[in-house]
Context: one part of a larger RNA
RNA sequence: AGUCUACGGUGGAUGCCUUGGGGCCAAGGGCCGAUGAAGGGCGCGGCAAGACUGCGAAAAGCCUCGGUGAGCUGUCUGGCGAGCUUAGCCGAGGAUACCCGAAUGGGGAAACCCAUCCUGGCUCAUACCAGGAUACCCCGCGAAUGCGGGGAGGUAAGUGGGGGAACUGAAACAUCUAAGUACCCUGAGGAAAAUAAAUCAAAAGAGAUUCCCCUAGUAGUGGCGAACGAACGGGGAAGAGCUCAAACCUGUCGGAGUUAGUGGACUGGGGUCCUAUGUCCGAUGGGGGUUGUAACACUGCCUGCUUAAGCCCCAGCGAGAGCAAGGAGUAAGAAACCCGAACCUUAGCUGAACGAAUCUGGAAAGGACGACCGAAGAGGGUGAUAGUCCCGUAAGCGAAAGGGUUUGGGCUCCUGGCAAGUUGUUGAGUACCACGGGACACGUGAAAUCCUGUGGGAAGCUGGGGGGACCACCCUCCAAAGCUAAAUACCCUUGGCCACCGAUAGUGAACCAGUACCGUGAGGGAAAGGUGAAAAGAACCCCGGGAGGGGAGUGAAAUAGACCUGAAACCGUAGACUU
Repeated sequence: AGUCUACGGUGGAUGCCUUGGGGCCAAGGGCCGAUGAAGGGCGCGGCAAGACUGCGAAAAGCCUCGGUGAGCUGUCUGGCGAGCUUAGCCGAGGAUACCCGAAUGGGGAAACCCAUCCUGGCUCAUACCAGGAUACCCCGCGAAUGCGGGGAGGUAAGUGGGGGAACUGAAACAUCUAAGUACCCUGAGGAAAAUAAAUCAAAAGAGAUUCCCCUAGUAGUGGCGAACGAACGGGGAAGAGCUCAAACCUGUCGGAGUUAGUGGACUGGGGUCCUAUGUCCGAUGGGGGUUGUAACACUGCCUGCUUAAGCCCCAGCGAGAGCAAGGAGUAAGAAACCCGAACCUUAGCUGAACGAAUCUGGAAAGGACGACCGAAGAGGGUGAUAGUCCCGUAAGCGAAAGGGUUUGGGCUCCUGGCAAGUUGUUGAGUACCACGGGACACGUGAAAUCCUGUGGGAAGCUGGGGGGACCACCCUCCAAAGCUAAAUACCCUUGGCCACCGAUAGUGAACCAGUACCGUGAGGGAAAGGUGAAAAGAACCCCGGGAGGGGAGUGAAAUAGACCUGAAACCGUAGACUU
């Protein structure tokens, strides 16, 4: 030095475990913010230095209401002390809520500095303290330095809009692809967007939008390469339809011109009046009206009751008002409020049934014996494996206050029919065309359809668009204004489940983790779980400066001693053999 045997050290694999993760399903909920958010800084404890949690100078808390309740004074922290116990804990609603932060009186190197005015306190008076006001932008009102309202910032994912790559693939690469993806900007909401046919279809018809399954990797597009990729139609989820502009009637305001009695004062007759009380134009409010087998207006005729403005009289007409009858409504279609009711939810409550005997053991829930409950033999805990020990489970019960959903009533709103028309209206720099682009599965193609930068530029109901160049016939729809729930996306909470993980796995994070640490910064980003049933965490003695160890003691076990198990590499001690 090697090999072997035995016993150790080191190391932390493996096994077992799970506080933590992952995914799916169901139900419910979904914006916060100048009434100062999100996120922070600094504080707050009897002993409290640090950290977490909670809270804010009223500071691990205060008040009210409800539930629970024999204990409580949060955790690391298993201690002392002093207390409370109509306490404590849980839920709902309030109060307080320092400083920074949109940060908003001015400034600023965030959590700091410096102000002005008003009111109050203190003071002889300042100083000082407390409360309030004082940023900017937009809108309304106003003569106004003013008043009132709104905005500002945050936000994981989802979503609308405006911009918009490249790597890559095409086995190179340029059209193409990746991809309208990533990313940037911006808006809004609990969803967003879309939405009530100028849609599809095809000789038959459908009847807003959205989402899912088919149609179908089809028809097509395509350096016809790579690749991209519908629709019609069918089946489901959900289901809801409406409002303006215009014509016409009318109120108000402004303007114009008119010296006629044309016209007007509801109509006819008579009277009376009008330089605006008429006419026209413009603005604005109300009524009316909203569609394509055209619709509406206007005109005419018919139609429940009462009342009634309309210069005067007579006869009629009659806006409007009330009643009746019918209908509708707060998410669109007008719009608010009140009173209930039911259910759900934010705390909770009741809840069956076994044994001191027997065996093993440290311990019984295991074995044996004999019972019981079960609308409960889901699950978890308890010194090993418990239906009957504990928490629960099945089945029932429960809310003063807050939230949600549904619903009833009050309340509010609306109201008929027919016919004809050489009358009026029906969204214009629009449709459409040309050129240049973009979107459509569709790369300019035979390229319809949609959007529009530039230029041109209609019809207007005997009208107009579409049916994939274009034309005819036929069919179908009505653009150039607007609103609209649900089914859908995402997240959170609660509950349930898993041929999901089990500490190099599963979230980056089971542990004080977006921490330590790295980086000027944007940003990057760990490692780290397990004594035991119970600390019973080793009094006391010995060696030692200590660390550590040897006894003693606890415990079932101490080679369970700061720890489960404890593999291998690696390092030893003793012995045997070999060199």

Model confidence (mean pLDDT): 81 of 100. This is a predicted structure of a 579-nucleotide part of an RNA (large-subunit ribosomal RNA, domain I) from SAR202 cluster bacterium bin90. Its Rfam family is "Bacterial large subunit ribosomal RNA". The organism belongs to SAR202 cluster, within Bacteria.